[in-house]
Formats: sequence, structure tokens, C1' cells
RNA sequence: GGCACCGUUAUGGGAGAAUCGGUUGCACGCCGAUGCCGAAGGAGCAACCGCCCCGGAAACUCUCAGGCCAAAGGACCGUAACGGGCAG
Repeated sequence: GGCACCGUUAUGGGAGAAUCGGUUGCACGCCGAUGCCGAAGGAGCAACCGCCCCGGAAACUCUCAGGCCAAAGGACCGUAACGGGCAG
């Protein structure tokens, strides 16, 4: 110095899941009832991992939250730029 790793920003891709009634000129809005989805977040078990006292732990599970036209959001992945400091 480069790669890998971590973080931030920008950008591209990005799934799933409703019906009925009321209201209303209409409804995708609002209200109610019941149902459903999981990939924001949160929580739980734990394979596994570690510096093994104790910690870290999922795309699994639960659905508190969120969501069920579109929009927005969206775990995760790609690209670019910037920054980071133990270790490779």
C1' cells in the first nucleotide's frame, strides 16, 4: 500500500399477508369485528463460536410493535465513496 473485516453515506435490486359491515358521491380514507404475514425493531430457544469466570449468537420460533391496493418502510445482496483499528 492492497485485499479481507467493521461502521457511515449514496445508489440499484428486494418477499409475504384479508374479508365483512358501517360511514361516504366513491374509497385504497375513518370506525368496528374477525382473520392473516414476517425480512424494520423487540423477545425466546439454541446449533455453533469465543478471550470459555462468563459472553456472543440465526434467515429458527413468538408476533409486543410493525404490516396485509399503491406509496412509504423493508432483513439481506451488489456497486461506489469516506472513515476505522486488536487480529488475518

This is a predicted structure of an 88-nucleotide RNA (Glycine riboswitch aptamer) from uncultured Sulfitobacter sp. It was read from a public genome assembly, where an Rfam model found it. Rfam family: Glycine riboswitch aptamer. Rfam's curators write: This family represents the bacterial glycine riboswitch. Glycine riboswitches usually consist of two metabolite-binding aptamers domains with similar structures in tandem. The aptamers cooperatively bind glycine to regulate the expression of downstream genes.